[in-house]
RNA sequence: AUCUUAUCCAGAGUGGCUGAGGGAUUGGGCCCGUUGAAGCCACAGCAACCGAUCCGGCUGCUUUCCUCCCCGGAGAGCAACGGAUGCUGGUGCUAACUCCCACCCGGUACGGCCGGGGGAGAUAAGAU
Numbered sequence: 001a002u003c004u005u006a007u008c009c010a011g012a013g014u015g016g017c018u019g020a021g022g023g024a025u026u027g028g029g030c031c032c033g034u035u036g037a038a039g040c041c042a043c044a045g046c047a048a049c050c051g052a053u054c055c056g057g058c059u060g061c062u063u064u065c066c067u068c069c070c071c072g073g074a075g076a077g078c079a080a081c082g083g084a085u086g087c088u089g090g091u092g093c094u095a096a097c098u099c100c101c102a103c104c105c106g107g108u109a110c111g112g113c114c115g116g117g118g119g120a121g122a123u124a125a126g127a128u
Stems, first nucleotide, its partner, number of pairs: 001128008013043005021032003026102004044094003049090002051087001052085005059079008098120001103117006
């Protein structure tokens, strides 16, 4: 960088440096900002995607035992699944739904509003 899958109406900020922009891109809207934007640093926090640990059962596989086999029963390990914890672990995040709209479809008490889908984007995990 590209591809695949999942999620995106929840949640969580202070200080220092700095000094004018910022809310991805384009257009429109609406906001945030000299009571300090973006960025960087420190500390704190949120969340639970990955990892870790623990728990669960009419799940699957393997295996041990009860009786040598079948049936039946009990246990162990691994995997998937569900849940919990928030761990000196790997990321991410800490204004506004991804701030809202843009393309398509449906509804409607149609200057507008509501719902669904698509596109784009963000993050994670995996692959190339």
Predicted 3D model of a 128-nucleotide RNA (SAM riboswitch aptamer (S box leader)) from a Planctomycetota bacterium. Of the family's consensus pairs, 97% are formed in the model. It was read from a public genome assembly, where an Rfam model found it. Taxonomically the source falls in Planctomycetota (Bacteria, Pseudomonadati).